Bacterial RNase P class A from a Candidatus Limnocylindrales bacterium, 298 nucleotides, folded computationally.
This record gives sequence, C1' cells and structure tokens, in this order.
RNA sequence: GAGGCGGCCGGACGGCCGCGGGCGCAUCGGUCGAAAGGCCGCGUCCGAGGAAAGUCCGAGCUCCACAGAGCAGGCUAGCGGGUAACACCCGUCCGCCGCGAGGCGAGGACCAGCGCCACAGUGACGAUGCCCGCGCAAGCGGGAGUGAAACGGGCAAGCUCUAGCCGGAGCAAGACCGAAUAGGAGGGCACAGGCUGCUCGCCCAGCCCUCGGGUAGGUCGCAUAGAUGGAUGGCCGUCCAUGGGGCCGAUGAGAAUCGGUCCCGGGACAGAACUCGGCUUACAGGCCGCGCUCCAGG
Repeated sequence: GAGGCGGCCGGACGGCCGCGGGCGCAUCGGUCGAAAGGCCGCGUCCGAGGAAAGUCCGAGCUCCACAGAGCAGGCUAGCGGGUAACACCCGUCCGCCGCGAGGCGAGGACCAGCGCCACAGUGACGAUGCCCGCGCAAGCGGGAGUGAAACGGGCAAGCUCUAGCCGGAGCAAGACCGAAUAGGAGGGCACAGGCUGCUCGCCCAGCCCUCGGGUAGGUCGCAUAGAUGGAUGGCCGUCCAUGGGGCCGAUGAGAAUCGGUCCCGGGACAGAACUCGGCUUACAGGCCGCGCUCCAGG
C1' cells in the first nucleotide's frame, strides 16, 4: 500500500415553533352543556430502526376443523451438535473460486423406470456410414475419425425414487357490551275493514308493553411509543465527521507534504401497527479489534 474476518455507530448540544399518548391542574380565561363533564388551555413525563422493510422461514396467542390409516399436495436433504422451533446458528468432510487470509455450495439416489445430452460426429443409447480381415450371404472381429462422453458414461437448479416433517385461517384473529330505524315472536288495548245478513271465530292493518337476534357504535385483545388512514417533525445557531477551493508560513531542486486561516458544499437507507427468534434485501459516511493475508521497501 492492497485486502480478509468480526463487532459498533449511523450526527451532538442549545433556542423557537409544532405533532401523538399518559398523568395532573382547575383559578381566572375561551367554548359546548341543565349538570356531571368534554374540547381548547397550562404543567410534567414518554414517543421508531438496524434494518421498523420484504412478509421468506420458525414459534407464541386466537378461532375453526380433527377416530384411525392411506392417497394427493407442499417443504427439507453430506455428517455431528445447538435451539422452544426453523430453511437459522456452530463445527467438520467433500466440491468449486481466490497466490493467500478466506468465500460460496440447489452436496441423498441415475444398477427401479421414463426423459434429455448443444457443436462436431455414421451414430448420444439398442447406433453402425468409412477402411481392413473372415464369410456366398446374414453377420462377426479389428481399426481410423468426431466429441466432455461412443453398450460405457453424464444430468435429478428433469419427471421420479428414498428418508424425515407438515391440519386451515390469521389481531380486519377473537371476546364482551350494545342503540335508533326497519323487520321477527309473545301479550294487551281498540274495534275500523274482510270472510257472512248477524254472533262467535279467523285474517289483515292501528296503538302500547315485553323478549330475542343482527347492524351502527364502544371496550378489551394492546404493551413504559402505539393507533383513528395512521404522531415521533420543521427552522435557526454553535460544533463534529467529511469533500472542494483561495491565501499565508515551513520543508523541498521540483513534485508534493505539514501547519494556520477564510469561503462554499455537506450526514445515507428508510417510518413501528399483536408479540418474539431468524433469514434476505437497502444504506452517505465513520469508528474499533485481529497472536489474519498478500505485495513493496528499510
């Protein structure tokens, strides 16, 4: 100087304004209300991430389904261990890449069956065109040539087989409370209308009461952020990391390096929505560790 591996941070402080939630205040203030109280207000506390993302695996939780066995379907795949579990993690073998530190792996089985094997080549799986020998012939044997591979192979990121595992849906899960109006059931009042000319009875509309179901809505689920179409932000100042430029000084033959000062620029990816464990993907810039590697010089 160039790399490898592991880990961490991902602007700091102050001022002003603003947003969401909890608690408190209540006096004067505003507003609604008969009141209780609500909203505004005031005070105080809390308020995104390493990935909150993709929703790809595995769980918790909830509801539905469920005798048992089999089929279908899906997932996983060297070996050993870890874990609640996993497709995750650790170790190790093998293969590939890299000079190396290291990295990556879709790594069970093609003697069960089917399928495929570019170009070249007669022929790529039951194939024989060319040359030679034998033979009347069918054919047999040998050779040359092509190709990664020519009755001996390859491919399961082809079907398949083997072994193991797997119910479904997801917080819009689900639980509770529950109006108004309409409709339903029961009862009462009233007696208008119809079935009859009349009575009873029945039917149909009217009013009142009771009951039950559903809807709107509310509460819980739900959290020391937390839901309602969804708050966590903006501006200014100082500083910090970092980039560019001007001027001055020092060293130097120069190139350049170092120091001081000023100006300009400038901090990414991205926003929780039931909760965890992982994986994957995105990310300006920076920091730390290594008894890790390679190259060059002394």
The source organism's lineage runs through Bacteria, Bacillati, Chloroflexota, Candidatus Limnocylindria and Candidatus Limnocylindrales.
The sequence is in RNAcentral, with records from ENA.
The coordinates come from a structure-prediction model, not an experiment, and the mean pLDDT is 76.
Of the family's consensus pairs, 93% are formed in the model.
The gene name in the source record is rnpB.